[in-house]
RNA sequence: GCCGCCAUAGCUCAGGGGUAGAGCGCACCCUUGGUAAGGGUGAGGUCGAGUGUUCAAAUCACUCUGGCGGCA
Numbered sequence: 001g002c003c004g005c006c007a008u009a010g011c012u013c014a015g016g017g018g019u020a021g022a023g024c025g026c027a028c029c030c031u032u033g034g035u036a037a038g039g040g041u042g043a044g045g046u047c048g049a050g051u052g053u054u055c056a057a058a059u060c061a062c063u064c065u066g067g068c069g070g071c072a
Stems, first nucleotide, its partner, number of pairs: 001071007010024004018055001026042005048064005
C1' cells in the first nucleotide's frame, strides 16, 4: 500500500428496515434462625462518528475513526 472482518448496557454477546434484548454484574425485595443456593422487580444504551437512501435506519450505501486478520 491492497483486501476482509469487527465496533450494540460495566463485561460477553444477540438483534440484518417499524422507537433495542439476553447472560453475568449492580440496586432493592421475597424465601432462611443466619449463610449459601433460588426467585421477583428495577436502574443502566444519542447502537463508534458523519453524510446519504427511505414515510421510517442499530439494520442498507458511502466516507472517516479505532481494533483484529490476510496479502505484498

Predicted 3D model of a 72-nucleotide RNA (transfer RNA) from a Geminicoccaceae bacterium.
Model confidence (mean pLDDT): 82 of 100.
Its Rfam family is "tRNA". By type it is a transfer RNA.
It was read from a public genome assembly.